Description
Transfer RNA from a Candidatus Niyogiibacteriota bacterium, 74 nucleotides, folded computationally. It matches the Rfam family "tRNA". The family's RNA type in Rfam is transfer RNA. The RNAcentral record of the sequence draws on ENA.
RNA sequence: GGGCUCGUAGCUCAGUUGGUUAGAGCGUUCGCUUGACAUGCGAAAGGUCUCCAGUUCAAGUCUGGACGAGCCCA
Numbered sequence: 001g002g003g004c005u006c007g008u009a010g011c012u013c014a015g016u017u018g019g020u021u022a023g024a025g026c027g028u029u030c031g032c033u034u035g036a037c038a039u040g041c042g043a044a045a046g047g048u049c050u051c052c053a054g055u056u057c058a059a060g061u062c063u064g065g066a067c068g069a070g071c072c073c074a
Stems, first nucleotide, its partner, number of pairs: 001073007010026004019057001028044005050066005
């Protein structure tokens, strides 16, 4: 330098053919339970869906570019 895959919560990830509340598990905080802890149960907080443009009535999803990560080739 070229090619491929990927980027969604603190972490690991789902998100169907573009359709409207953006989610799960773990973790964190609070409450209940206990003599206390653990476990269990309930609730809450936590996101500019990497960024910039484009298409569309509507974009996490499609298109282009940038940045970053991984793999391969040279």